[in-house]
RNA sequence: GCCGAUGUGGUGAAACUGGCAUACACGCAGCUCUCAAAAAGCUGUGGCUAUAACAAGCCGUGAGAGUUCGAGUCUCUCCAUCGGCA
Repeated sequence: GCCGAUGUGGUGAAACUGGCAUACACGCAGCUCUCAAAAAGCUGUGGCUAUAACAAGCCGUGAGAGUUCGAGUCUCUCCAUCGGCA
């Protein structure tokens, strides 16, 4: 230099044929149980704004642009990681 794959919460990762982004597991926080802990169980857990607390609203799939009524998903450019060829 050329070709290919991958990139989504704190982590692993799901998301069908473009139609509610966070299923499921781990982790973390609180609670139950216990003399106490471990284990187990229950609840919660993306960000921002907002509120006494809620509600509600907005944003968010590596970055930027495009197509579309609508994009994690399709197209283009770039970045990062991995693999192959030379």

Notes: Transfer RNA from a Candidatus Gottesmanbacteria bacterium, 86 nucleotides, folded computationally. Rfam family: tRNA. It is annotated as a transfer RNA. The organism belongs to Candidatus Gottesmaniibacteriota, within Bacteria. The coordinates come from a structure-prediction model, not an experiment, and the mean pLDDT is 81.